[in-house]
Context: one part of a larger RNA
RNA sequence: AGACGGGGACCCGCACAAGCGGUGGAUCAUGUGGUUUAAUUCGAUGAUACGCGGGAACCUUACCUGGGCUCAACUACUAACUGCAAGCUACCUGAAAGGGAAGCCUCCUUCGAGGGUGUUAGAUAGGUGCUGCAUGGUUGCCGUCAGCUCGUGCCGUGAGGUGUACCCUUAAGUGGGGUAACGAGCGCAACCCUCGUUGUGUGUUAAAUUGUACACACAAGACUGCCUGCGCAAGCAGGAGGAAGGUGGGGACGACGUCAAAUCAGCAUGGCUCUUACGUCCAGGGCUACACACAUGAUACAAUGGUUGGUACAACGGGUAGCGAAGCCGCAAGGUGUAGCCAAUCCCUCAAAACCAAUCUCAGUUCGGAUUGAAGGCUGAAAUUCGCCUUCAUGAAGUUGGAAUCGCUAGUAAACGUGCAUCAGCUCGGCGCGUUGAAUACGUUCUCGGGUCUUGUACU
Repeated sequence: AGACGGGGACCCGCACAAGCGGUGGAUCAUGUGGUUUAAUUCGAUGAUACGCGGGAACCUUACCUGGGCUCAACUACUAACUGCAAGCUACCUGAAAGGGAAGCCUCCUUCGAGGGUGUUAGAUAGGUGCUGCAUGGUUGCCGUCAGCUCGUGCCGUGAGGUGUACCCUUAAGUGGGGUAACGAGCGCAACCCUCGUUGUGUGUUAAAUUGUACACACAAGACUGCCUGCGCAAGCAGGAGGAAGGUGGGGACGACGUCAAAUCAGCAUGGCUCUUACGUCCAGGGCUACACACAUGAUACAAUGGUUGGUACAACGGGUAGCGAAGCCGCAAGGUGUAGCCAAUCCCUCAAAACCAAUCUCAGUUCGGAUUGAAGGCUGAAAUUCGCCUUCAUGAAGUUGGAAUCGCUAGUAAACGUGCAUCAGCUCGGCGCGUUGAAUACGUUCUCGGGUCUUGUACU
């Protein structure tokens, strides 16, 4: 100087408390451990792994079994040789890859066998092989916490200190006062995007009588500016005006560093290593196994509900190998059909909770829907291993969950539906969007984490 303390003082945070809803019990889904397996490819593994990389039927795919190739699936070079192409068509064998054999065609040219093709040979290719403890890049956490440093000066033999301590204040090392310090940098804040208000301009596809609304663009507006009180000041408390008030809400933005944190399998890359194989092609299988354990979710256990009928109201988005209307067929999934649309035009797209009626009357039920059977639909060469959906039948566990534990402070939690990415198809996951819309916060004693000062130490 740090680090640590079941030392002290002060401060902060959904950290506790006050509340609301969950998890832990049930069934299922997904991930992981374990076990099994020819293989169940690999990585992630306290917080900071476990709906994570990552929507695996083939492909992906790296794993296993079997069958092939060896200048090779791909790139670029040299030498020699062949031959005029390349390419196309069909044949035999085969699961395919591959192997064998035949025909058609007979290239361009500056006429140099130059380009191109093939064969041989060679340096080379290739590796999701190892090392994230050789690395780049990227990322997580502490943490959007308020800290981390430098120049000159001063103090100290020196390591170092000071500045950055103290008082007040702030979300903030934010600002003020003071001061052997005076200044400065990286952070904080602001500049950026978005939402909320107003004005102006523009007007397609929006609105159309006008005025509005809507869309796009630009500008204004909020600064403790004004008032009162307190205070030396910074500022704090209250008020006015205002769409908005003291950082207006949200986002992007992450200091010096820590964890030899994660990733050589996204990519790049040093070294090592394989080279008729650890490369590469193909078929099938596996990544989907299942006594069990954990994690994250979905659905429920019902009457603030279920079922049936009727009536409303969104937003964000996406669309040409696409979105696909109306009509017709089907109980339905869906089929048919093609109008329109390269989209403020057309389509996806009728939102659902809500509301109004009827019924059920507390039961393992008209709750719940697992599981299983049958019949179908869609995508796709292909749905058996191993997809999703529909209808009928079947109707399991489950009556609110032990110890323990998680999220959330406002348009939030909770509930409800909906869009998109990936994608042929497939979502209870992810990222968004709107609709309905709460309760509580006395306070900082305690738990956890963090910051500043101080104290102790057998630690560095």